[in-house]
Parts: sequence; C1' cells; structure tokens
RNA sequence: UCGAGGAAAAGGUAAACCGUUCCGAAAGGGCGGGACACAAAGCCACGGGGCUACAGCGCUUGCUAUGCCGGCCGAGCUGCCGUU
Repeated sequence: UCGAGGAAAAGGUAAACCGUUCCGAAAGGGCGGGACACAAAGCCACGGGGCUACAGCGCUUGCUAUGCCGGCCGAGCUGCCGUU
C1' cells in the first nucleotide's frame, strides 16, 4: 500500500411509533423524541422497480410524472479498523 472481513476497538446512521401553528395537492420530506436494524442504511434519481395524481386528458370512475422512494434492487463515487 492492497485487502478477506466487521470478531475486537473507535465511532456512525436511525425503522416502526409519537409530537410538530414547518414544506407539499398527495406520495413524501424537514425538525424533535425513539431504536428495529444496517460494513457503506455515506453521497448519488443513471437503469430497473414501486408510491402519489395538483395540473392535463378521458368520462363508469380511470390514464398519466415533470413529483416522490437511496432502509426495493443494480450501477457509479467516497469513508473507519485491518489477519484472528
């Protein structure tokens, strides 16, 4: 320096749920609490997949993303420790 891997050590993030005179039409996001989990559960909307439907279109009650989801999967970039 690379690196199996995440036992150890140092740490990190934060599900459900609760609160919110915050943003949003909604999905969802922000903030606070909380901890189910995570070796990238750090960043990223490029590909797939999923959610919502303001507006638009249609009219047997639907279709549609320019909106959203990174803790759905893949890809890309970056990070801690470093052989038991």